[in-house]
RNA sequence: GGUUUAUAAAGAAGAGGGGAGAGACCAGGCUCAACGAACCUCUAGCAACCUCCGCAACCGUGGAAAGGUGCUAAUUCCUGGCCUAAAGCAAUUUAGGACAUAUAAGUU
Numbered sequence: 001g002g003u004u005u006a007u008a009a010a011g012a013a014g015a016g017g018g019g020a021g022a023g024a025c026c027a028g029g030c031u032c033a034a035c036g037a038a039c040c041u042c043u044a045g046c047a048a049c050c051u052c053c054g055c056a057a058c059c060g061u062g063g064a065a066a067g068g069u070g071c072u073a074a075u076u077c078c079u080g081g082c083c084u085a086a087a088g089c090a091a092u093u094u095a096g097g098a099c100a101u102a103u104a105a106g107u108u
Base pairs, nucleotide, nucleotide: 001108002107003106004105005104006103007102008101013043014042015041016040017039021032022031023030025081026080027079028078029077044072045071046070049068050067051064052063053062054061055060076100082097083096084095085094086093087092
């Protein structure tokens, strides 16, 4: 890197460095940002995928948070980008699904 499964409407800050952007891709919006963006480091916190301790002894379920990750603006910030259904003369609107993305674990 590929792939499989699960989850994604919850939750969680300060400091130092840095110096203009960021919010995955493309597009349209809308936000955040020199009262310092991205990114790096330290500390703190949130959470509970692996791990640990019980119950089940099939799926699971309860607890802990020492270890391995992860995360700490806004629903994955919102909508579209593909499909289906319904409504409409139509533009389009509504709903559902998929794809994609992110995280974890397995596998390669």